A computed fold for a 370-nucleotide RNA from Luteimonas sp., annotated as Bacterial RNase P class A. The model forms 93% of the base pairs in the Rfam consensus. The coordinates come from a structure-prediction model, not an experiment, and the mean pLDDT is 78.
[in-house]
RNA sequence: GGAGUCGGCCAGGCAGUCGCGUCAUUCGCAUCCAUUUCGAUGGGUGCGGGUGCCGAGGAAAGUCCGGGCUCCACAGGGCACGGUGCCAGGUAACUCCUGGGCGGCGCGAGCCGACGGAAAGUGCAACAGAGAGCAGACCGCCGAACGGCGUCGCAAGACGUGCGUGGCAAGGGUGAAACGGUGCGGUAAAAGCGCACCGCGAGUCCGGCAACGGACCGGCACGGCAAACCCCACCGGGAGCAAGGCCAAAUAGGGAGGCAAUGCCGCGGCCCGCGGUGUCUCCGGGUAGGCUGCUUGAGCGUAACGGUGACGUUGCGCCUAGAGGAAUGACUGUCCACGACAGAACCCGGCUUAACGGCCGGCUCCGCCC
Repeated sequence: GGAGUCGGCCAGGCAGUCGCGUCAUUCGCAUCCAUUUCGAUGGGUGCGGGUGCCGAGGAAAGUCCGGGCUCCACAGGGCACGGUGCCAGGUAACUCCUGGGCGGCGCGAGCCGACGGAAAGUGCAACAGAGAGCAGACCGCCGAACGGCGUCGCAAGACGUGCGUGGCAAGGGUGAAACGGUGCGGUAAAAGCGCACCGCGAGUCCGGCAACGGACCGGCACGGCAAACCCCACCGGGAGCAAGGCCAAAUAGGGAGGCAAUGCCGCGGCCCGCGGUGUCUCCGGGUAGGCUGCUUGAGCGUAACGGUGACGUUGCGCCUAGAGGAAUGACUGUCCACGACAGAACCCGGCUUAACGGCCGGCUCCGCCC
């Protein structure tokens, strides 16, 4: 100097003029309440004005996971259903994060992985192929064994032939996959039949909390698929701030009590009885509306300590939107690298997706110079 990889931070800056929202404070007006020496004083509410502080994000997004909070349900246990799935740890919790293991990619820093069990059982494998799971012989290889035939031989038998019964699975061929692989030995030809290395193993020992690793041993039995059913382990009640709580009109209806003609209406005529009908007061539920839930929180910053780390503990400091038609903007000037994606609505922890660029740091590889 170039290429790469991991992590952190920023998200146009500055100035001026207008404007918006919450809160605090103050002034004016209106109104209500209390006190009053009738002059006023104090408090509350509403409207308008002034001043001050603060005022979107790294994703506020998707609503995909996990929790807090709230209401409802709930003896305990099991089944079913759903989720998670290498091991250990972190955390309020997680499908997240950290560290480790194994496998894959990369020269490397590093990145990626639905990564439990196929020796519990059931099942699946189209086409091709001889054979698809305790399989199989199409081409092929062999002639050891038994028989046939031929030649030689007095005979026993030897040699030949591949014809019958056979032996084999090395090589070819099919397939995604063919019952360990490569090599040497061995054999009639072959074959874990023997050996070496690799693979494999519910063997032994050692290391590790564990996943797993190493050494020795075993001749190989035990192919693949669980994102097929299933088995094992762990987790899971439902609904969501339009959750929920409080105050509470008008109108209608409900309940209790009082009052009045002892009236009127109904129970087919009469009596008793029952019900209804008027008005006043009180009570309770709900609706409109208002208030609350609402932002001080698993919070942020910093330092020390513990830990490889995620993270935890302690001290000090900070307050950083809270609306309810819903604010966070507009214009001007100026500078530059010319400004992307995007807008809170109960709150947090994650994941994923979107995105102009810039800054800082760790590490790796290559080239050059000293």